[in-house]
Order: sequence, then C1' cells, then structure tokens
RNA sequence: CAGGCCGUGCAGGAGAGACCGGUUCACUCCGGCGCCGAAGGAGCAACCCCCCGGAAACUCUCAGGCAAAUGAACUGCACGAUCAG
Repeated sequence: CAGGCCGUGCAGGAGAGACCGGUUCACUCCGGCGCCGAAGGAGCAACCCCCCGGAAACUCUCAGGCAAAUGAACUGCACGAUCAG
C1' cells in the first nucleotide's frame, strides 16, 4: 500500500389484516381465520468437490413478521480486531 473474514457506528432498506370476537390506555392479553420473506433456521438447483459433503436473493415458513415504532438480508462510508501478501 491494498485485499479477505468478523464486529461496531452512521445512512439507505421491501413485503404482508390498525382483520374478526372478547379484553385493554395501547395488537396490550386470549382465541380464530387470512397473509409476508430480506433476522435466524431448514431443503435442494445450477455449480464446486467428484467418498463424504458445500451451496442462492430459489423453495419451506419452524421461528420471525403483517399501522407507526423496533427489527430487517443487502449496499455505501468510517473505525476496531484478525488473517495471509
């Protein structure tokens, strides 16, 4: 000097009922039905490896979510640590 992985901070960040009954200051709590995929998790495709296996923003919806808030994969910037060059 610049690269990979992880973490932190800031900014951006979609989807789906403020549904029904009771209840509550408040989707708060209980029950019911209908939905969403981009926390996490699981399954496999191309592909990699060619024993085993790994593997997505695809699929499933266990979990999570369906006003706002919070959260949110991912992207950018900065910082910290680590790993080799």

A computed fold for an 85-nucleotide RNA from Loktanella fryxellensis, annotated as Glycine riboswitch aptamer. The source organism's lineage runs through Bacteria, Pseudomonadati, Alphaproteobacteria, Rhodobacterales and Loktanella. The prediction has a mean pLDDT of 83. The RNAcentral record of the sequence draws on Rfam.